About this RNA:
A computed fold for a 72-nucleotide RNA from a Candidatus Nomurabacteria bacterium, annotated as transfer RNA.

RNA sequence: GUUCAUGUAGCUCAAAGGUAGAGCACUCGUUUGUGAAGCGAGUGGUUGAGGGUUCGAUUCCCUUCAUGGACC
Numbered sequence: 001g002u003u004c005a006u007g008u009a010g011c012u013c014a015a016a017g018g019u020a021g022a023g024c025a026c027u028c029g030u031u032u033g034u035g036a037a038g039c040g041a042g043u044g045g046u047u048g049a050g051g052g053u054u055c056g057a058u059u060c061c062c063u064u065c066a067u068g069g070a071c072c
Base pairs, nucleotide, nucleotide: 001071002070003069004068005067006066007065010024011023012022013021018055026042027041028040029039030038048064049063050062051061052060
């Protein structure tokens, strides 16, 4: 330099055009002599960035950034 993949909650990952969820973690409650585990409830996201298409975009298109792989 060419090409492919990935980027979503603190972490690991879903959602394949219709108001973004789960597990773990965290907070509160319950339980316990204390703690852990269990049980109940809750908080947390400008979907890497910018633009386009669309009534509507995590999703489709373009550009760009980061990481990884292949080729040169």

Lineage of the source: Bacteria > Bacteria candidate phyla > Candidatus Nomuraibacteriota.